[in-house]
RNA sequence: GUGCAGAGCAUCUAGGGUUCCGAUCCGCGGCGCGGGUGCUGGUCCGAGAGAUGCGCUCCGGCGGUGAGCGCCCGGAGACACGGCGGGCCAAAAUCCCGGGAGGU
Numbered sequence: 001g002u003g004c005a006g007a008g009c010a011u012c013u014a015g016g017g018u019u020c021c022g023a024u025c026c027g028c029g030g031c032g033c034g035g036g037u038g039c040u041g042g043u044c045c046g047a048g049a050g051a052u053g054c055g056c057u058c059c060g061g062c063g064g065u066g067a068g069c070g071c072c073c074g075g076a077g078a079c080a081c082g083g084c085g086g087g088c089c090a091a092a093a094u095c096c097c098g099g100g101a102g103g104u
Base pairs, nucleotide, nucleotide: 008054009053010052011051012050015045016044020042021041022039023037024036025035026034027033028032056077057076058075059074060073061072062070063069079099081102085097086096087095
């Protein structure tokens, strides 16, 4: 320097805003409607570097077949500082661009 591999999904949390609900304020033709305000919250979004579970790959063992294989057992799957800017949805974000640029 190059190649292959180092899957993925679900639930939740840190976090996030404001489409809906609620709260609060204002207005009106008044128990409803309209607007403003992220505001302890519910719905919602949500982590490569957070958690858990399932799953996947590889290695070893056991069993079995003419050859396939197994709803079987065990093990491994490490490390990980990170912008600016842009994008999605109502909007924002540790979401996506992105294990990127850059740094060590």
A computed fold for a 104-nucleotide RNA from Methylobrevis albus, annotated as Guanidine-I riboswitch aptamer. It matches the Rfam family "Guanidine-I riboswitch aptamer". Rfam's curators write: This family represents a conserved RNA structure found upstream of the ykkC and yxkD genes in Bacillus subtilis and related genes in other bacteria. The coordinates come from a structure-prediction model, not an experiment, and the mean pLDDT is 79. Taxonomically the source falls in Methylobrevis (Bacteria, Alphaproteobacteria, Hyphomicrobiales, Pleomorphomonadaceae).